Notes:
This is a predicted structure of a 499-nucleotide part of an RNA (small-subunit ribosomal RNA, 5' domain) from an uncultured bacterium. Its mean pLDDT, the model's own confidence on a scale to 100, is 87. It matches the Rfam family "Bacterial small subunit ribosomal RNA". The RNAcentral record of the full RNA draws on ENA and SILVA.

[in-house]
Context: one part of a larger RNA
């Protein structure tokens, strides 16, 4: 010099930032992911009319909650348990891959079937739920037909490449598409081809300690045949061979999420990876797959186990490492606020709905920066307090008094900017005007030497101090207290760790 700080003591104000570093301990309680009626069927409630045997019935406007169906829910947001490993970083490589939305081009949407939950009866069960039968729609599911280009098969040319399974080009078989809404304008559909962009795999380098870990390895290293993936590979199997790694440290323990970047330092290095960004890993713990373009999935789904919790004892419900919040731990770390107005996100032609992401706002001197506790003048150098050689020094122009200012503050007045037309949480905030009136508003640490600042008295190896060197045993500048003096200042000191 530094800190996500803690801890004494003290404390006016404002801007900007930070705020469980411990127990990846368990959590009450809300809230954090939904949207679409311009994809479908049906429809409560309420209005209004017409009827009524007065229970109730039609009609027509309405349109809640559910339901089938599509998009999203793999983003964002939290944490670092694990991991020394292509996990990261960096430079390529993919002739071994993939893409939902978004962009650009060509081409296409002909006709046709059966469901099914939702509802209606009814069963079961305390529940959570589950079943039985009847009806029904759809852009949902299935079959035809059409196929330029795709896809697969098994031929033929070409260029390229180290060479290869990729490109082109030819002709054959065989397979495969779509949805439809709307009053229009439009919105969508389906194949193909490029593209942006995102993401899967490989590879060189390069970045901990322990050799008081020295030999490890059987899918182990290769090979053929088969799976198997979007894709290459021992990825997985079968079967052959015996390989393959290591002192350039294999294998084993030990800590540990990388990185950009921080903090220090003239560098070079050394620490360290809070807040912000990029990666990556998890999501009670442990395994597994569905779905889907993407997951092996925080607020999905089964198994299983430990834990809470409901239970009609038969069975069942959860998972804050989202946002606040509690409860334990700990020296220690906030509000169970406001708002979708801005920014961004998801849906939706939209109008909007949704968003604890964000935006602010509330707590904390926890950091940083700023500012203020007033300024001039005033010598009988007052009273007082300390000290005194009793003459005096000193506090000290300090203070009273006098004038003068209002930055703050507090009381009223107007009042934003951020918002493109409309719409502002924050906010009656900032900021601005008047009025008042020195008015509210300094502490801490320290004086032996390092080190800037000294006297008095207490004390008498005692109480006690101490970063190092030491002080204290009767004259203590080093322990107490007191004037006084130096440092810093809304802080000061301390202890912790870092250069």
């Nucleotide at each position: 010099g530094a800190u996500g700080a803690a801890c004494g003591c003290u404390g006016g104000c404002g801007g900007c930032g930070u705020g469980c570093c411990u127990a990846a301990u368990a959590c009450a309680u809300g809230c954090a992911a939904g949207u679409c009626g311009g994809a479908c069927g049906g429809g409560a409630a309420g209005u209004a009319g017409c009827u009524u045997u007065c229970g109730g019935g039609c009609u027509a406007c309405g349109g809640a909650g559910a339901g089938u169906g599509g998009c999203g829910a793999a983003c964002g947001g939290g944490u670092g348990a694990g991991u020394g490993a292509c996990a990261c970083g960096u430079a390529g490589c993919u002739g071994a891959c993939g893409u939902g939305c978004c962009g650009u081009g060509u081409g296409c949407a002909g006709g046709g079937g059966g469901a099914u939950a939702a509802c209606g009866c009814u069963g079961g069960g305390a529940a959570a739920c589950c079943g039985g039968u009847g009806c029904u729609a759809a852009g949902a599911c299935c079959g035809c037909g059409u196929a330029a280009g795709c896809u697969c098969u098994g031929g033929g040319a070409g260029g390229u490449u180290a060479g290869a399974g990729g490109c082109u080009c030819c002709g054959a078989g065989a397979g495969g598409a779509a949805a439809a809404c709307g009053a229009a304008a439009g919105u969508g559909g389906c194949a193909c081809a490029c593209g942006a962009g995102c993401g899967g795999g490989c590879u060189g380098c390069g970045g901990g300690c322990c050799a008081u870990c020295a030999g490890g390895u059987a899918g182990u290293u290769g090979g053929u045949g088969g799976g198997g993936u979007a894709a290459g590979a021992g990825c997985c199997u079968a079967c052959c061979a015996a390989g393959c790694c290591a002192a350039c440290g294999a294998c084993g323990g030990c800590g540990c999420g990388g990185g950009g970047a921080c903090c220090u330092g003239a560098g070079a290095g050394g620490g360290u990876g809070a807040c912000c960004c990029c990666c990556c890993a998890c999501a009670c713990u442990g395994g597994a797959a569905c779905u889907g373009a993407g997951a092996c999935a925080c607020g999905g789904u089964c198994c299983a186990g430990a834990c809470u919790c409901c239970u009609a004892c038969g069975g069942g419900a959860g998972g804050c490492a989202g946002c606040a919040g509690u409860a334990a731990g700990g020296g220690a770390u906030a509000u169970u606020g406001c708002a979708c107005a801005a920014u961004g996100g998801g849906c939706g032609c939209a109008a909007g709905c949704c968003u604890g992401a964000u935006g602010c706002a509330g707590c904390a001197a926890c950091g940083c920066c700023g500012c203020g506790u007033g300024c001039a003048g005033g010598a009988a150098g007052a009273a007082g307090g300390g000290u005194u050689u009793c003459g005096g020094c000193u506090c000290g122009u300090a203070a009273a008094c006098u004038g003068c200012u209002u930055u703050u503050c507090u009381g009223g007045g107007g009042g934003a900017c951020g918002a493109g037309g409309a719409u502002g949480a924050c906010g009656g905030u900032a900021c601005u005007c008047c009025a008042g009136g020195a008015a509210g508003a300094a502490g801490u640490c320290u004086c032996g030497g390092c080190u800037a600042a000294c006297u008095a008295c207490g004390u008498g190896c005692c109480a006690g101090c101490a970063g190092c060197c030491g002080c204290g045993g009767u004259a203590a500048a080093a322990c107490g207290u007191a004037g006084g003096a130096g440092g810093c200042a809304a802080g000061c000191g301390u202890u912790a760790u870092c250069c």